The part of an RNA shown here (small-subunit ribosomal RNA, central domain) has 349 nucleotides and comes from uncultured Natroniella sp.
RNAcentral holds the full RNA, with entries from ENA, Greengenes and SILVA.
Taxonomically the source falls in Natroniella (Bacteria, Bacillati, Bacillota, Halobacteroidaceae).
Model confidence (mean pLDDT): 87 of 100.
Context: one part of a larger RNA
RNA sequence: UUGGGCGUAAAGGGUACGCAGGCGGUCUGGUAAGUCAGAGGUGAAAGGUACCGUUUCAAGCGGUAGAUUGCCUUUGAAACUAUCAGACUUGAGGAUAAGGGAAGGAAACGGAAUUCCUAGUGUAGUGGUGAAAUACGUAGAUAUUAGGAAGAACGCCAAUGGCGAAAGCAGUUUCCUAUCUUAUUCCUGACGCUCAGGUACGAAAGCUAGGGCAGCAAACGCGAUUAGAUACCCCGGUAGUCCUAGCCGUAAACGCUGGAUACUAGGUGUUGGAGGUUCGACCCCUUCAGUGCCGUAGUUAACGCAAUAAGUAUCCCGCCUGGGGAUUACGACCGCAAGGUUGAAACUC
Repeated sequence: UUGGGCGUAAAGGGUACGCAGGCGGUCUGGUAAGUCAGAGGUGAAAGGUACCGUUUCAAGCGGUAGAUUGCCUUUGAAACUAUCAGACUUGAGGAUAAGGGAAGGAAACGGAAUUCCUAGUGUAGUGGUGAAAUACGUAGAUAUUAGGAAGAACGCCAAUGGCGAAAGCAGUUUCCUAUCUUAUUCCUGACGCUCAGGUACGAAAGCUAGGGCAGCAAACGCGAUUAGAUACCCCGGUAGUCCUAGCCGUAAACGCUGGAUACUAGGUGUUGGAGGUUCGACCCCUUCAGUGCCGUAGUUAACGCAAUAAGUAUCCCGCCUGGGGAUUACGACCGCAAGGUUGAAACUC
């Protein structure tokens, strides 16, 4: 490189948007770039291949054919691709009417708990553990009552539930913003799919500056345990956790499963709609969009997957190519730093 692959063996980019590029619905007509057919020119000779001849054979030499799969010119064809023109509605989008949601941002408010402070009652313990001790307490603790302050998180509802591109999102109310679903089939008329580079978002930890600091808690100190104990357990405790403005750009960022479209048995839940049945309806039936479980065909090395495919196909992107060396070195780019992205080789098995 070809081929073959990417749930678990190596391999799906953390996620989205999107320029270039690739691919692209139905019908009619034109053109003839691709495509196809005919003709002509050219495609040197030698060599190679097939056959014939020749040197008494052979190598060798001579001849003929074929090949040179290509390129150019020209004459045609018009199905497909392309292109131009016109038309269409089923893809895509819009309008109208409904509907659901912890989707995002900002502000205000709320109660329970915790800790601290003040005051009252009250007296000797409290706390903690496997057992203890460090610790707190006669300067009155723990407990309990009343009042106050602060910060953080939002019990029940709660779910196999919902929303979001992913990361993620949960007290209540208001304002602002976005998406999704259903129904009507009214409008536009292919406006689509994917997307290298690029841009944006991106848990936790970490970094910079300023605030905040109740609880928890790396580091650190102490008490235990132990042969030791730089741990597990206990008492403390600083960064941090929280807010504002920026940076970082990584995770088992997982469904270890890229996106889009179409098709391919059923059964049973659940969420949000619509329609029917019905006097009515929460029952029942049909249907759309999500989300679970089981399962046929098919598929798979097996496990399993199975209309939310890992089935059958098409389009586009990313990635893999024995283990180690190596989430490395060097270089480049990015970053305040930590580090990140890209990413070898020698050698070795």